A computed fold for an 87-nucleotide RNA from a Clostridia bacterium, annotated as c-di-GMP-I riboswitch aptamer. It matches the Rfam family "c-di-GMP-I riboswitch aptamer". From the family's description: GEMM was predicted in a large-scale screen for bacterial structured RNA regulatory elements. RNAcentral holds the sequence, with entries from Ribocentre. Taxonomically the source falls in Clostridia (Bacteria, Bacillati, Bacillota). The prediction has a mean pLDDT of 87.
RNA sequence: AAUUGAAAAAGGCAAACUCGUUGAAAGGCGAGGACGCAAAGCCACAAGUCUAAAGCAGGAGAGUGCUAUGACGGUUGGGUUGCCAGU
Numbered sequence: 001a002a003u004u005g006a007a008a009a010a011g012g013c014a015a016a017c018u019c020g021u022u023g024a025a026a027g028g029c030g031a032g033g034a035c036g037c038a039a040a041g042c043c044a045c046a047a048g049u050c051u052a053a054a055g056c057a058g059g060a061g062a063g064u065g066c067u068a069u070g071a072c073g074g075u076u077g078g079g080u081u082g083c084c085a086g087u
Base pairs, nucleotide, nucleotide: 002087003086004085005084012037013036017032018031019030020029021028022027035074041080042079043078045077046076047075048072049071050070055066056065057064
């Protein structure tokens, strides 16, 4: 430097759920909690998914449709950094 994650060590993260908080919502954050994770560290670049406040359409109204500028990295790919061990 490349590649791999069988066994092991040191550590790390934390799904569901509950409580609080924030947000129009999706979701985020904090605490508890562990289903799992070798990048479940970081980056919304490509695809995908969720939401639809504002806007637009239409409507008598209520409701409805479209739409990301809002989100999800624990959906997949890509980029980038990195612990331990094997080759």